The RNA shown here (SAM riboswitch aptamer (S box leader)) has 120 nucleotides and comes from an Actinomycetota bacterium. The sequence was found by an Rfam model in a public genome assembly.
RNA sequence: CGCUCAUCAAGAGCGGCUGAGGGACAGGCCCUAUGAAGCCGCGGCAACCAGUAUUCAGAUCGCCAUGAACCUAUGGAUCGACGAUCGGGGGACCAGGUGCCAAUGCCUGAUCGAUGAGAU
Numbered sequence: 001c002g003c004u005c006a007u008c009a010a011g012a013g014c015g016g017c018u019g020a021g022g023g024a025c026a027g028g029c030c031c032u033a034u035g036a037a038g039c040c041g042c043g044g045c046a047a048c049c050a051g052u053a054u055u056c057a058g059a060u061c062g063c064c065a066u067g068a069a070c071c072u073a074u075g076g077a078u079c080g081a082c083g084a085u086c087g088g089g090g091g092a093c094c095a096g097g098u099g100c101c102a103a104u105g106c107c108u109g110a111u112c113g114a115u116g117a118g119a120u
Stems, first nucleotide, its partner, number of pairs: 003118006013042005021031003025109004043101003048097002051093002054090003058086005063076004105112001
């Protein structure tokens, strides 16, 4: 770079440096010297992943007898409860890894884009 899955009508900005663009792309429509984009500092939003405790159901194991050196084999018991292990679902908390903080991804379009997680 490309691939897979999920999400994208909620939410959250000030200061400094700088100085003309920005909203991915096309067409619109907007934002912008009352300061764009970028960088830095501080603040905030959210909860994808991680973490913590909890809850729900599931799978496997659990006991006995005989034989066997062991691995284990055969037979019986095994509703429920409980315990162990495993992976899964739900909501809660947290804020470690990301992300985000004009307008529904600004609107429409497409074989589009962004972010997160994963596989290679």
Of the family's consensus pairs, 96% are formed in the model. It matches the Rfam family "SAM riboswitch aptamer (S box leader)". Its family is annotated with regulation of gene expression in the Gene Ontology.